This is a predicted structure of a 74-nucleotide RNA (c-di-GMP-I riboswitch aptamer) from Cryobacterium luteum. Rfam family: c-di-GMP-I riboswitch aptamer. Gene Ontology term of the family: cyclic-di-GMP binding. The model forms 100% of the base pairs in the Rfam consensus. The prediction has a mean pLDDT of 85.
Order: sequence, then C1' cells, then structure tokens
RNA sequence: AUUAGCAAAAGGCACACUCGUCGUAAGGCGGGGUCGCAAAGGCACGGGACCUUCGGGUUAGCCGGCCCGUCGAA
Repeated sequence: AUUAGCAAAAGGCACACUCGUCGUAAGGCGGGGUCGCAAAGGCACGGGACCUUCGGGUUAGCCGGCCCGUCGAA
C1' cells in the first nucleotide's frame, strides 16, 4: 500500500416508538430513544419500492454504481 473484516481498542451513526416542526402525501429536520450498522458517511446515475394535486417528488437503514473515509489482528 492492497485485500478480508474473523481479533482488540477508540470513537461514530441511530430502526420501531415518541414529542416538536415543515410537507397534500411518501417523507424531511430537531429532541428523546437504541433495533441494528464497517461505510447505517456523501451523490437519485441504473434498477426496485413508495407518494402524488400526474407537473413531479420521496427513499442512500432495498440493491448496484461512483466519490470519500476510522481501526489494523492475520
């Protein structure tokens, strides 16, 4: 440096539910919460799912792709 993530340690994120708030909705954001996660960090590019006032939108914690990244046993 690269690959696996099966070791240890440090730190990180936060499902359901709930309170506030924004949105027609899917859902977003903030607080509580902690099921889980080695990318559960970022990007809607391809597929899927979902919503819709059919114009469009949501989902990265559905999968793929791209970008970036902690640890470091073997």